[in-house]
Context: one part of a larger RNA
C1' cells in the first nucleotide's frame, strides 16, 4: 500500500446486494422445527336424515418417512480428506422387460368391565379386523448341489379408472470395501510391536481381510523418522504478491465427524440412529417422598464468560423435501421481512449570479491581512426525503383458483432549499502554521524525538491539509 466474520473513539442522510456468536462442544424458561394416509383394518363421537345413507373428526393396528433437510467443528495426523485406480459387494422408492398372485390358520390393540398409583404409567378379564402374524401348495430365467436332486413366495382395495403384491434379470443413482501418490511441527521422543507379522481350519459379514477364534511358525515396522508428544477437520477456494511463493480455511459448495458425557444393541434398504430404545454418570426439574422426567452442537429468545455478533418477526404465493390416488396436510429447509455503516457499490446534503469584499472572529508593523463569492440578497431545479393518486413482474400446471413480500418496485401530481457532515492531522519522514496558555510541570509519541518562559510538537483558539457518510486508533496476514 492490499486485506479482515473484526473490535474500539468520535460522527451519521438515503438505497441496492452481501454479511452477523470467531469466546463457554457452557447451562437453558417459552413456542415451533416430521409427519402423513380414511382409497389397507376393526370399532368410537359429531353434524345432517323417518330410513337407507352422507358429511366431519382424531385415538388404535398397519404402511411409508423419520438414516433426508436443519445445525456445529468437539475429536480425529487418519484411507479422515483431495487425487487416480481397483472389486470380494449391498441397495427402499424410479424406469425397462417377463412370469406369478391358490387354500387356510391362530391371536391382538382399540374397545368393554374391574384393580393399583399424586403423577409417569401399570395391571386382570373378555371381545374383533387388517395390505399385521403365521401354515401349507405351486416353482422359472433364483439359491445351494456329490448334478441325483433339495430348498424358497405372495395382499389385497375398489367409485371398475386404475393403485398394489411376491420372485428373477437389466438400468438409473447412491454407498460398502481395497490401494498407489500428495498435503502439519517435534530427536530436549530411539527403538515399537503378542492378534503383534504370516499361514491352515473354522466362525462372521452385503462382502474381501487377524474382522473374530484354535493351532502352527516367528515375524511384521524404523534415520526415506517407527513409536510417543504438541496442534488441527480436508478440499474447492479465499487474502496478498508480476511471480515464485507466504498466510487463511468466516460466507457458498463437496466429503468426513459429532449430537449433555461414557457405551450398547433393537428395527429397517439404509443407523449403532440430533427432536428413537437402553444401562451408566454429571446436571437441571415434578412429587403425595413411593417415584418419576429432561437434553436448542434446529429457529427464534434468555443467563453465563467475552472487546465483541441480530426478531421469542411474516408465508407455505415461488423452488424443494415428506406422506398420499387426488385433494391436499406438514415443512424455523426455503421464500421474504426487521435490526447493526459489519462491508462492498451508488446517490444526496443544493444550482447559477453576486463586492460597500457587510458584519463577526482570528492575525496585525495598526496601514491593513485573512475567512471569502463564503454569507446576506436575486434567479432557479426537486435528486433524496415528505404528502396525494395510479400500480407491476415474480404464477408453473388446459379451465378456474392461488403473491408472505405488499399497495413493495415503478410511474404520475404537489409543496418547499426545504430533511441531510464530519474525522483526522498540520516539526521531519508527510499533505498542511500562526497566536494564547503552560514552564522537564501538565502532557505527545509510529520512529527520530518535544516540553526546564518567546514551544510551527504539549492545550486552546483561527487559518490550512487529506479523507468524506464517514474517519481515525488497536489487532492479524502478505
Nucleotide at each position: 500500500g492490499g486485506a479482515u466474520g473484526a473490535a474500539c473513539g468520535c460522527u451519521g442522510g438515503c438505497g441496492g446486494c452481501g454479511u452477523g456468536g470467531a469466546u463457554a462442544a457452557g447451562g437453558c424458561a417459552u413456542g415451533c422445527a416430521a409427519g402423513u394416509c380414511a382409497a389397507g383394518g376393526g370399532g368410537g363421537c359429531u353434524c345432517c336424515g323417518c330410513a337407507a345413507g352422507g358429511a366431519g373428526c382424531a385415538a388404535c393396528c398397519g404402511g411409508c418417512a423419520g438414516a433426508c433437510g436443519a445445525g456445529g467443528u468437539a475429536g480425529g495426523a487418519a484411507c479422515a480428506c483431495g487425487u487416480a485406480g481397483g472389486u470380494a459387494c449391498g441397495u427402499a422408492c424410479c424406469c425397462c422387460a417377463a412370469a406369478g398372485u391358490c387354500a387356510g390358520g391362530a391371536a391382538u390393540a382399540a374397545c368393554u368391565a374391574g384393580c393399583c398409583g399424586a403423577a409417569a404409567g401399570g395391571u386382570u378379564a373378555g371381545c374383533u379386523a387388517a395390505u399385521a402374524c403365521u401354515u401349507g401348495a405351486u416353482a422359472g430365467u433364483c439359491u445351494c448341489u456329490u448334478c441325483g436332486g433339495a430348498g424358497u413366495a405372495a395382499a389385497g382395495a375398489u367409485u371398475u379408472a386404475u393403485c398394489g403384491c411376491u420372485u428373477u434379470g437389466g438400468g438409473a443413482a447412491c454407498g460398502g470395501c481395497c490401494u498407489g501418490c500428495g498435503g502439519g511441527c517435534u530427536a530436549u521422543c530411539a527403538g515399537c510391536u503378542a492378534g503383534u507379522u504370516g499361514g491352515u481350519a473354522a466362525g462372521g459379514u452385503a462382502a474381501c481381510g487377524g474382522c473374530u477364534u484354535a493351532c502352527c511358525a516367528a515375524g511384521g515396522c524404523u534415520a526415506u523418522g517407527a513409536c510417543g508428544g504438541c496442534u488441527a477437520g480436508g478440499g474447492g477456494a479465499c487474502c496478498u504478491g508480476a511471480g515464485a511463493g507466504g498466510g487463511u480455511g468466516a460466507c457458498c459448495c463437496c466429503c468426513a465427524c459429532c449430537g449433555a458425557u461414557g457405551g450398547u444393541a433393537c428395527u429397517g434398504a439404509g443407523a449403532c440412529a440430533c427432536g428413537g430404545a437402553c444401562c451408566a454418570u454429571a446436571c437441571a426439574c415434578c412429587u403425595a417422598c413411593g417415584g418419576g422426567u429432561g437434553g436448542c452442537c434446529g429457529c427464534a429468545g434468555u443467563c453465563g464468560a467475552g472487546a465483541a455478533u441480530c426478531u421469542u418477526c411474516c408465508g407455505c404465493a415461488a423452488u424443494g423435501g415428506a406422506c398420499g390416488a387426488a385433494a391436499g396436510u406438514c415443512u424455523g429447509a426455503c421464500g421474504g421481512a426487521g435490526c447493526g455503516a459489519c462491508g462492498c457499490c451508488g446517490c444526496g446534503u443544493g444550482g447559477a449570479g453576486g463586492a460597500u469584499g457587510a458584519a463577526g472572529u482570528u492575525c496585525u508593523u495598526c496601514g491593513g491581512a485573512a475567512u471569502g463569492u463564503a454569507a446576506a440578497c436575486u434567479c432557479c431545479u426537486u435528486u433524496u426525503g415528505c404528502c396525494a393518486g395510479g400500480g407491476a413482474a415474480a404464477a408453473a400446471g388446459u379451465u378456474a383458483u392461488u403473491g408472505a413480500u405488499u399497495g413493495u418496485a415503478c410511474c404520475u401530481g404537489g409543496a418547499g432549499a426545504a430533511u441531510a457532515a464530519g474525522a483526522a492531522g498540520u516539526u521531519g519522514c508527510u499533505a498542511a502554521a500562526c497566536u494564547c496558555g503552560u514552564g522537564c510541570c501538565a502532557g505527545c509519541a509510529g520512529c527520530a524525538g518535544c516540553g526546564g518562559u518567546a514551544a510551527u510538537a504539549c492545550g486552546a483558539g483561527u487559518g490550512c491539509u487529506u479523507c468524506g457518510a464517514g474517519c481515525g486508533u488497536u489487532a492479524u496476514c502478505c

The part of an RNA shown here (small-subunit ribosomal RNA, 5' domain) has 478 nucleotides and comes from an uncultured bacterium. Its mean pLDDT, the model's own confidence on a scale to 100, is 85.